Notes
This is a predicted structure of a 72-nucleotide RNA (transfer RNA) from Callorhinchus milii. Its Rfam family is "tRNA". From the family's description: Transfer RNA (tRNA) molecules are approximately 80 nucleotides in length. Rfam links the family to the GO term triplet codon-amino acid adaptor activity. The RNAcentral record of the sequence draws on Rfam. Its mean pLDDT, the model's own confidence on a scale to 100, is 81.
[in-house]
RNA sequence: AGUUCUGUAGCUCAGUGGUUAGAGUGCUCACCUCGCAAGUGAGAAACCUGGGUUCAAUUACCAGCAGGGCAA
Numbered sequence: 001a002g003u004u005c006u007g008u009a010g011c012u013c014a015g016u017g018g019u020u021a022g023a024g025u026g027c028u029c030a031c032c033u034c035g036c037a038a039g040u041g042a043g044a045a046a047c048c049u050g051g052g053u054u055c056a057a058u059u060a061c062c063a064g065c066a067g068g069g070c071a072a
Base pairs, nucleotide, nucleotide: 002070003069004068005067006066007065010025011024012023013022018055027043028042029041030040031039048064049063050062051061
């Protein structure tokens, strides 16, 4: 170099051409407690990179990068 799949929050995953991109877990703060845990409430945190199509791209297209599977 072949073929195929994946890339979204710290981690594990949803998701859709337009509305504030969600969930679980984790993190921070507050409440509760003598204290811790559990529980309740609030908050921060993300679309791999570039290009083109489109009024509008995280989504559809192309290229690249990274990772996984198959075969050799």